Small-subunit ribosomal RNA, 3' major domain from Lathyrus sativus, 475 nucleotides, folded computationally. The RNAcentral record of the full RNA draws on SILVA. The coordinates come from a structure-prediction model, not an experiment, and the mean pLDDT is 82.

[in-house]
Context: one part of a larger RNA
RNA sequence: UGACGGGGGCCCGCACAAGCACUGGAGCAUGUGGUUUAAUUUGAUGCAAAGAGAAGAACCUUACUAGGGAUUGACAUGCGCGAAUUCCCUUCAAAGAGAAAGAGUGCCUUCGGGAAUGUGACACAGGUGGUGCAUGGCUAUCAUCAGCUCGUGCCGUGAGGUGUACGGUUAUGUCCCGCAACAAGCACAACUCUCUUGCUUAGUUGCCAACGUUUAGUUUGGAACUCUGAACAGACUAUCGGUGUUAAGCCUAAGGAAGGUGAGGAUGACGUCAAGUCAUUAUGCCCCUUAUACCCUGGGCGACACACGUACUACAAUGGACGGGAAAAAGGAUGGCGACCCUGCAAGGGUGAGCUAACUUCAAAAACCCGUCCUUAAUUCGGAUUGUAGGUUGCAACUCGCCUACAUGAAGCCGGAAUCACUAGUAAUCGUCGGUCAGCCAUACGGCGGCGAAUUUGUUUUUGGGCCUUGUACA
Numbered sequence: 001u002g003a004c005g006g007g008g009g010c011c012c013g014c015a016c017a018a019g020c021a022c023u024g025g026a027g028c029a030u031g032u033g034g035u036u037u038a039a040u041u042u043g044a045u046g047c048a049a050a051g052a053g054a055a056g057a058a059c060c061u062u063a064c065u066a067g068g069g070a071u072u073g074a075c076a077u078g079c080g081c082g083a084a085u086u087c088c089c090u091u092c093a094a095a096g097a098g099a100a101a102g103a104g105u106g107c108c109u110u111c112g113g114g115a116a117u118g119u120g121a122c123a124c125a126g127g128u129g130g131u132g133c134a135u136g137g138c139u140a141u142c143a144u145c146a147g148c149u150c151g152u153g154c155c156g157u158g159a160g161g162u163g164u165a166c167g168g169u170u171a172u173g174u175c176c177c178g179c180a181a182c183a184a185g186c187a188c189a190a191c192u193c194u195c196u197u198g199c200u201u202a203g204u205u206g207c208c209a210a211c212g213u214u215u216a217g218u219u220u221g222g223a224a225c226u227c228u229g230a231a232c233a234g235a236c237u238a239u240c241g242g243u244g245u246u247a248a249g250c251c252u253a254a255g256g257a258a259g260g261u262g263a264g265g266a267u268g269a270c271g272u273c274a275a276g277u278c279a280u281u282a283u284g285c286c287c288c289u290u291a292u293a294c295c296c297u298g299g300g301c302g303a304c305a306c307a308c309g310u311a312c313u314a315c316a317a318u319g320g321a322c323g324g325g326a327a328a329a330a331g332g333a334u335g336g337c338g339a340c341c342c343u344g345c346a347a348g349g350g351u352g353a354g355c356u357a358a359c360u361u362c363a364a365a366a367a368c369c370c371g372u373c374c375u376u377a378a379u380u381c382g383g384a385u386u387g388u389a390g391g392u393u394g395c396a397a398c399u400c401g402c403c404u405a406c407a408u409g410a411a412g413c414c415g416g417a418a419u420c421a422c423u424a425g426u427a428a429u430c431g432u433c434g435g436u437c438a439g440c441c442a443u444a445c446g447g448c449g450g451c452g453a454a455u456u457u458g459u460u461u462u463u464g465g466g467c468c469u470u471g472u473a474c475a
Base pairs, nucleotide, nucleotide: 001475002474003472004471005470007469008468009467010466011465012464013463015459016458019422023418026313027312029310030309031308032307033306034304035303042053064299065298066297067296068295069294073124077123078122079120080119081118082117089098090097091096107114108113126288127287129286130285131284135282137277138276139275142271147186148185149184151182152181153162154161155160167176168175192265193264194263195262197233198232200230201229202228203227207222208221209220210219211217236259239253241251242250243249302441315415319374320373321372322371323370324369325368331362332361333360336355337354341350342349343348381412386407387406388405389404390403391402392401429450430449431448432447433446434445
């Protein structure tokens, strides 16, 4: 100087407390361990691994495994030769291998050649092989915590200290005051994006009105309103009062759409963990080179006594079923979205208008409201499991897809010890869209809106962090 303390002081955070809803019990989905297996490819393992890499494993993907094949190779450059090619046959699960026939050259050209393509020998290719404890880059975490440093000066023999400590204050090393310190840098803050208010401007496909009407519309008019796009204004403790050291600030009030960082995102200092990643990519060294490289078919990654994590659905009456009614936001769409109509109980099928979209379409929002039934029961709760019949995507649905109908109707009556999230348009609850994608194992992930709470006395305790101080057989 640090680190540590079941030392002290101060402060902060959904850290506790106060609330609220979960998890832990059941079924199922998914990930992991273990076991099994020819293979169940692989890395990740307290917080910070485990619905995470994977924004989508039937083949492909695919790295694993069995078998079959081929060796300058699936891919690149250099050298040589030949135009490339087309048609036909045999074998094979495919990949690959073999055989034969005819024609005789196309494109560009500066006539040297070049592009494209086949083939031969060698240099070489290739490796998701090893090492993340050789590395770059990227990332998690402490932590959006308020810290981390430097120049000159001063103090100390020196390591170092000071500045950066005191007193206040702040979300903040934020600011004020003071001070052997005075300046400065990286973080903080501000600048940036979205939302919230107004004004100006622009009005089509959007808005309003008229005509028409069940709708429709090559209709007509308007620029007020909604909305959309752009530019600007607006919030700064600016104003009043109180308090404070005349300070920084704090507590009220007014005005205001918004008030003290307005809400949310992006933004992550010096460093810590030899943290994670050689399987995104790059890369040193080591290793393989008729194989640890490459192609193909089938299988596996989907196994199942069990253990753990994360979700979904429930156990019901604040509910379930049926019928009728109402109002969103944000997205996607041309190898796409697909209306109307017909057909089927349905999933779907047929036809195919319109739309490269404020125009057409996906599209029905659901919780909610009204009416009827059910009446506390393993039930009209719950939906697992299983059988049969179908649909659809795709060469292909057995291993191993999704959806529909009928039948079947398991556990489960609110969950031990323990434990997670959340402070407001939040939790809880309700639906909706998207990416990936032929299809989909999505109950995941990422958005969007609808409805919409309770509680916060406070810092004694638990936990994590910051500052000061103290002790130390630690470095």